[in-house]
Context: one part of a larger RNA
Formats: sequence, structure tokens, C1' cells
RNA sequence: CCAUGCCGAAGGAACUAGGCAAAUUGCCCGCGUAACUUCGGGAGAAGCGGGACCCGUUCCCGGGCAACCGGGGGCGGGUGGCACAGACCAGGGGGUGGCGACUGUUUAGUAAAAACACAGGACUCUGCGAACUCGAGAGAGGACGUAUAGGGUCUGACGCCUGCCCGGUGCCGGAAGGUCAAGGGGAGGGGUGCAAGCUCCGAACCGAAGCCCCGGUAAACGGCGGCCGUAACUAUAACGGUCCUAAGGUAGCGAAAUUCCUUGUCGGGUAAGUUCCGACCUGCACGAAUGGCGUAACGACCUCCCCGCUGUCUCCGGCAUGGACCCG
Repeated sequence: CCAUGCCGAAGGAACUAGGCAAAUUGCCCGCGUAACUUCGGGAGAAGCGGGACCCGUUCCCGGGCAACCGGGGGCGGGUGGCACAGACCAGGGGGUGGCGACUGUUUAGUAAAAACACAGGACUCUGCGAACUCGAGAGAGGACGUAUAGGGUCUGACGCCUGCCCGGUGCCGGAAGGUCAAGGGGAGGGGUGCAAGCUCCGAACCGAAGCCCCGGUAAACGGCGGCCGUAACUAUAACGGUCCUAAGGUAGCGAAAUUCCUUGUCGGGUAAGUUCCGACCUGCACGAAUGGCGUAACGACCUCCCCGCUGUCUCCGGCAUGGACCCG
């Protein structure tokens, strides 16, 4: 010096990206427990006290005919130690916010998560020899099921909700019309032959699906404006004008897991806060099942703060064991 342990004056997170690591807490009994809440919970919340042994007394349970033996509880008094859940074992706690409802699942060997799944919601396909999937096929699964069933896709408990656009793309519907291949059809024409003929080309017209066309459909893919002016201070603009669009973003949220400018501005917390919390709204570039906004409970998730506690640190020291290293 390295690894693993143990102890430490005063201070107590000043360490650090971050309390990482360590320390604290830890069991049982009694008391006592907040906001909030889906009334279950939150709760072991938090917090406070007790615990060994001896004597007395009283009660209960089991066994026994009984004396008595075993076990447990209440009350009173006392004894010893630094320490009585005496070793081992054995929750640190509280507050705020984000995400995900939850228990679960996952990158076997860098990621356990706010990712996946999930009950619940919605759309859509499927009438049964079902749709769909596997197989060249027979066939099999679906299912010895039958629309309260099965498949696909999206969303993701619950609460309140889920606006506008069908122009494009997709899907669905549409006995007309346009276009349209093979085929049918043959006006007309070419080659050859004396000719009959043989053989080519070929207009009109009749020809499906598809496409065009006409409609529907957004919890289908998706989309959801610009400029100018206007109020008796100023500022702002409920109001007006104009251009464009299929329609110009409703509710709710908002410097956000989204905000470039930005450490925005104000407030809170600190002596001091690019983080955090609450507001504001100028949303570079939120927004409603690619769901929006809330939400008790839950989380080895992420963020910020506080109490406790500590060698993380100020600032290092000692001890133990095993190495490294030195000598033999």
C1' cells in the first nucleotide's frame, strides 16, 4: 500500500453527480397516531413508555381422588449491573413533486425502469366447412368453441372528459356513366393464285375486376392558419377588416420527462439555490384513447427538502486478519 473487519476527540453531509458507503433504527407489550382517502386504507404512521431477577398477594388454564405438579395473567414490595428484546437475529423516519393505477414481466452475461403486461374502454373482422394461422396437400389449430364466442388493432384501474376537419391516403357502400385485357365481332384492306381457295392485317360494336366518378367513415393514417386596425393616460384588445384552408387547437394543462432565447419573471425554501416547489403565459415546438387533466393506495423508479445518525468529509489515527513488499 491492497482486501476484509473493529474503534475514535470536536464538528455532523461541510463529502459527493448523488448521504454512494457506513452508521442510526430493529423484537414483544401498553399508550398514542396527521393530511388525504376509492372509507379498504394511510398505520408498525409519527411519537412516548415498559421489559432481568427475588419476595408477597390474587386469578385463570391443563393433569391428578388428593397432597401436589406444569403453564399463564393482574396488583404490591424489593435486589444487582455501564448495559435486562444484555449475544446472534432484528424497519431509520417524515414532507413535496414527476412517471406508471395496482400484484406482476423484462435485456441468461453493463439497463428492472416512467419500458412490457394488466383488469377496464373502443374500433373492426367473423353466421360456422367462421374469420384468422400453419401446411405443397390431405389436414390441423381456432374449438369438441358459436357473436355474453373467436381473431386483429389501439388505449390502459378509477374520476371528470374525449372538441373541429372526410380535401389527401386507407377502409366501407354505390344495378348509372367514363376508361379498360383476353375473348366475341367482323365494315374494310394486304399477300398469293387463272380460279375455287389459302393466309395475314383489321374499324364500329359487345367484353370483368381495377381505376375514374358519387357518397360514408377520424377511439381509421392523419390535420387542426396569416396580416392589419380598434377603448377618454399608457398598455392591452372584448370589437372590426382582409387573405388563405378540408378545418383553423375546444375543455383541461403549460418554462412541463415537452421552453430554443433561459439560470424567463415573481413568490417560497437557503447566509448564499442553473436543481426543487407555487404562480404567470411570450406553448421556438402541450392538448384530448400515437388519449387530456386529476387521483387514494402501491414502487430496490426519478427529483427536492427536513429530523435522526454517522470516518462521506474537516483530517486523519489506532487495532485485527489475510495479501503485497523486505530479510533469512
Predicted 3D model of a 328-nucleotide part of an RNA (large-subunit ribosomal RNA, domain IV) from Caldovatus aquaticus. The organism belongs to Caldovatus, within Bacteria. Its Rfam family is "Bacterial large subunit ribosomal RNA". It was read from a public genome assembly.